[in-house]
Context: one part of a larger RNA
RNA sequence: CGUCGUUGCUUGAAGGGCUUCUUUCCUAGUACGAGAGGACCGGAAAGAACGAACCUCUGGUGUAUCGGCUGUCCUGCCAAGGGCAUUGUCGAGUAGCUAUGUUCGGAUCGGAUAACCGCUGAAAGCAUCUAAGCGGGAAGCCGACCCUAAGAUAAGGCAACGGAAUACUUCGGUAUUCCAAAAUAUCCUGAGAGACGAUCAGGUUGAUAGGCUGUAGGUGUAAGCCCUGUGAGGGGUUGAGCCGAGCAGUACUAAUAUAUUUGA
Numbered sequence: 001c002g003u004c005g006u007u008g009c010u011u012g013a014a015g016g017g018c019u020u021c022u023u024u025c026c027u028a029g030u031a032c033g034a035g036a037g038g039a040c041c042g043g044a045a046a047g048a049a050c051g052a053a054c055c056u057c058u059g060g061u062g063u064a065u066c067g068g069c070u071g072u073c074c075u076g077c078c079a080a081g082g083g084c085a086u087u088g089u090c091g092a093g094u095a096g097c098u099a100u101g102u103u104c105g106g107a108u109c110g111g112a113u114a115a116c117c118g119c120u121g122a123a124a125g126c127a128u129c130u131a132a133g134c135g136g137g138a139a140g141c142c143g144a145c146c147c148u149a150a151g152a153u154a155a156g157g158c159a160a161c162g163g164a165a166u167a168c169u170u171c172g173g174u175a176u177u178c179c180a181a182a183a184u185a186u187c188c189u190g191a192g193a194g195a196c197g198a199u200c201a202g203g204u205u206g207a208u209a210g211g212c213u214g215u216a217g218g219u220g221u222a223a224g225c226c227c228u229g230u231g232a233g234g235g236g237u238u239g240a241g242c243c244g245a246g247c248a249g250u251a252c253u254a255a256u257a258u259a260u261u262u263g264a
Base pairs, nucleotide, nucleotide: 001151005161006160007159008158009157010156014148015147016146017145020048021047022046023045024044025043026042032037050105051104052103053102054101058099059098060097061096065092066091067090068089069088070085071084072083073082074081075080109143110142111141116136117135118134119133162179163178164177165176166175167174168173181262182261183260184259185258186257187203188202189201190200191199208254209253210252211250212249213248214247215246217243218242219241224237225236226235227234228233
């Protein structure tokens, strides 16, 4: 820009994806075979690799969480802390992201076939799967299953959505204006989204983000005070104190304001 209104929900032309393999058991030590050996068909189970989703578990990461420790500088000193030293280093670790972790998938069925196997059957009194005609038949083909999908320019379908005035009229409508209403966008708060656009959740008729409160979870018993020991220390208050992203609640802070379009 088109699809000649807006919004929401859809159909599916077409395109893409998937398509795997192994082992064990039963049938059955059966058929077969002198024996050695050892099935077809059918049924069940376990796996491998591959793929998708996810983070409950097992782990990883987690330079914004907690704690231990060293050197040095600083807060006048003690104590307690802060900066720097690769995140100073070490031990753990929430959310998120992850695999080696978890769950799931390949299935089944239908159609037309290949090689091949057939039925009927002449040319050619026989024979012949073929010449007319009719069947069976594969991990392959077309569907079925999953994903995208109406720029599929043949641009599809369904549903919902207005009144008034004026002018023109081929009386079917058309155009303009006004006011309800709706939608969208700019702008703003953001994340289940993200390079930017976009998408999604919201914008006071509000839980969108921050803050605060509670809680999950992490770390591991803060500081101060008291008791005890000559002291380094130990004990009590105390599963304390602190805490990023998690989950709830709560308008305290910030979501100001405005435009466009439609109005069938």